[in-house]
């Protein structure tokens, strides 16, 4: 070195997660790669870290190192979106005040400001209106204890006659009811009412003098206070994406390493 037969090994690996840790089941990546049983309210183990049983292959299809980097993860930062908390804070949407540049309106048929008179206002009185009460008017209204007349009956009397008097009828008191007017008293959420007095300011109206502004409705501008609806700012959260960095790393590539026996 060749051949034969064995043995160790191999028949997938990796990421996150789970876990004290390791491996597996489940998820994802790679890509083609024995079988059966077990397992998320987990399963099996303990640093030689799946267990149990079977099969194939077998020292290159094995092992180690390096390169590459599918993919995953951590951190930082940026962008976007979203929901939470806070702050009147450039602004928006509103409020108030001022201004008067533009528009509208009023004004030489006379504006603002000014002067005088009246009204509005207050007090008192009157008148009127309305309401209440009383009087006046009408009606009703007393078994006896109101009145007039008092049938019948009663009492007194020899008689003439006299006396009291129920019912009925008439009238009336208190009271009750009605009522258009009239009279008196009183009250008022009353009055295009009258008289007298007083009247600060405002408003309104009339007049005088004078002669050009007035107003602040809309826009603009300025200021102030407020408001967490939109926006803005700050804080921290979540999601997606980008960048950087760290880390693990499949597939692939390169290099190195590797047992026993027998025969030639």
């Nucleotide at each position: 070195c060749u051949g034969u037969g064995c043995u160790a090994a191999g028949u997938g690996g990796g990421g996150a997660g789970c876990u004290a840790g390791c491996g597996g089941u489940g998820c994802c990546c790679u890509g083609a790669a024995c079988c059966u049983g077990c397992a998320a309210u987990c399963c099996g183990c303990u640093a030689c870290a799946g267990c149990a049983g079977g099969a194939c292959c077998g020292a290159a299809u094995a092992u180690u190192u390096c390169u590459c980097g599918c993919g995953g993860u951590g951190c930082a930062u940026c962008u976007u979106a979203u929901g939470g908390a806070a702050a009147g804070c450039a602004g928006g949407a509103g409020u108030a005040u001022g201004u008067a540049a533009g528009g509208a309106g009023c004004g030489u048929u006379g504006a603002u400001a000014u002067c005088g008179g009246g009204g509005u206002c207050u007090u008192a009185u009157g008148c009127a209106a309305u309401g209440a009460c009383a009087a006046c008017c009408c009606g009703c209204g007393a078994a006896c204890c109101g009145u007039g007349u008092c049938a019948g009956g009663g009492c007194g009397g020899g008689a003439a006659c006299g006396c009291a008097g129920c019912a009925g009828c008439g009238c009336u008191a208190a009271g009750c009811g009605g009522a258009a007017u009239u009279u008196g008293u009183u009250a008022u959420g009353u009055g295009c009412c009258a008289u007298a007095a007083g009247g600060a300011a405002g408003c309104u109206u009339c007049g005088g003098a004078g002669g050009a502004g007035c107003c602040g409705c809309c826009u603009g501008c300025a200021u102030a206070a407020a408001u967490a609806c939109c926006g803005u700012u700050u804080c921290g959260g979540u999601a997606a994406g980008g960048u950087g960095u760290a880390u693990c790393a499949a597939c692939a590539g390169a290099a190195a390493u590797u047992g026993c026996a027998c025969a030639g």
RNAcentral holds the sequence, with entries from ENA. The RNA shown here (Bacterial large signal recognition particle RNA) has 264 nucleotides and comes from a Clostridiales bacterium. Taxonomically the source falls in Eubacteriales (Bacteria, Bacillati, Bacillota, Clostridia). It matches the Rfam family "Bacterial large signal recognition particle RNA". Rfam's curators write: The signal recognition particle (SRP) is a universally conserved ribonucleoprotein involved in the co-translational targeting of proteins to membranes. For this family Rfam cites "SRPDB: Signal Recognition Particle Database" (Rosenblad et al., Nucleic Acids Res, 2003). The prediction has a mean pLDDT of 75.